[in-house]
RNA sequence: GCCGUCAUGGCGAAAUGGAUAACGCAUUGGACUCCUAAUCCAAAGAUUACGGGUUCGAGUCCCGUUGACGGUA
Numbered sequence: 001g002c003c004g005u006c007a008u009g010g011c012g013a014a015a016u017g018g019a020u021a022a023c024g025c026a027u028u029g030g031a032c033u034c035c036u037a038a039u040c041c042a043a044a045g046a047u048u049a050c051g052g053g054u055u056c057g058a059g060u061c062c063c064g065u066u067g068a069c070g071g072u073a
Stems, first nucleotide, its partner, number of pairs: 001072007010025003018056001027043005049065005
């Protein structure tokens, strides 16, 4: 250089083009407890890497860019 896969809350990780983007861990508040841990209840936290396009509708499809990983002479 060329080919492929991937990029989603702090971390991990789902989501047939139809929605208010799950879930777990962590965090915060509460319950329980003599206190802590565990357990239970609740809350907050996401410009879905970036820029365009297609579509009535895009995390999802298309183009470009950036980054990570793998393959290839």